[in-house]
RNA sequence: AGUAAGCUGGGUGGCCGCUCUCUUUGGCUGGAAGGCGAGAGGGGGAGGAAAGUCCGAGCUCCACCGGGCAAGAUGCUGGGUAACGCCCAGGAGGGGUGACCCUACGGAAAGUGCCACAGAAACAUACCGGCCCGCUUGCGCGGACCAAGGGUGAAAUGGUGAGGUAAGAGCUCACCAGCGGCCGGGUGACCGGUCGGCUGGGUAAACCCCAUCCGGAGCAAGACCGAAUAGAAGGACGGCAAGGACGCCCGGCCUGUCCUCGGGUUGGUCGCUUGAGGUGAUGGGUAACUGUCAUCCCAGAUAGAUGGUCACCACUUGGCUGGAAGCAGGAAGAGGACCACGGUCAUAAACUGUUUUCAGUCAAGUACAGAACUCGGCUUAUAGGCUUGCU
Repeated sequence: AGUAAGCUGGGUGGCCGCUCUCUUUGGCUGGAAGGCGAGAGGGGGAGGAAAGUCCGAGCUCCACCGGGCAAGAUGCUGGGUAACGCCCAGGAGGGGUGACCCUACGGAAAGUGCCACAGAAACAUACCGGCCCGCUUGCGCGGACCAAGGGUGAAAUGGUGAGGUAAGAGCUCACCAGCGGCCGGGUGACCGGUCGGCUGGGUAAACCCCAUCCGGAGCAAGACCGAAUAGAAGGACGGCAAGGACGCCCGGCCUGUCCUCGGGUUGGUCGCUUGAGGUGAUGGGUAACUGUCAUCCCAGAUAGAUGGUCACCACUUGGCUGGAAGCAGGAAGAGGACCACGGUCAUAAACUGUUUUCAGUCAAGUACAGAACUCGGCUUAUAGGCUUGCU
């Protein structure tokens, strides 16, 4: 200098507050249980991401006979896990001198599509060219063969060399790449060897095919208590004084009061924090992770508490003062070296400028951010500090 992993993320004290909880003392109310309000003391009180709400779960409610289609997600192999699109280990490919890093990394001989520009041709082809035959004095023309060379392109149908040929070509051979078969190793991805015919463009973060997984909504889930309001629900009481139905009479009913039921609004309680939990020891495993034992309880607000202020310390930035070191400039005089006695050269230093560092002092600041049912991940933000391995 780099690379990988992990930890931390202001501290101490005083004063004034906020929230939850425990203990305790008065007061008011009540027959009691309890309720309301106050005081004192003790204890707990944000994060590594509490964030984004992107995955996976628990939990709750709704739906559900079974199966399929569609839609969506995932996509090398093995393992971990409650589960995952996460993690660990490995394989392959790529990058880096290296430590190490990156990868949507199944299938392109199932089918369809697309491949800009250039180029003859982008999936079936010959522009230049090579070679042979015929005609021709020749230039050239016609026919047949070739795909080596040139040219275009991101990409032109294996590469290099030799043989071969009219010229060529996996046409043949050696090595290499690729494909397929066999053998060996590995749980596997795959690796190694051997044989074969010589080889079939790319693109699936294009449709598609294959394999696997998938009901929906979410704590404003949901459960309970319950002022109010709606009730042609039930009962009791009271009264036929008044009113209610076409005129009159009688009986019943309603309009009344109280109780009950029902209902569910404002509100309250639960859900709510003991959990796939933390810490330590120890065993298994390369690791992710996990077994056993011990121990601990660690925020639960509801318009939302976890704050404010003072002092000291720590850190960062800036200013001022002083010291030290480096670099640049550097007058006169003295000392030094050379001298052709006219001078010339070099060094040190005061001083000036600038940089670094140390000390003191003053001022400002203290990253990202902030619970809201709970976990496991991922992603994103993050001043500064610390530790370890490796190059």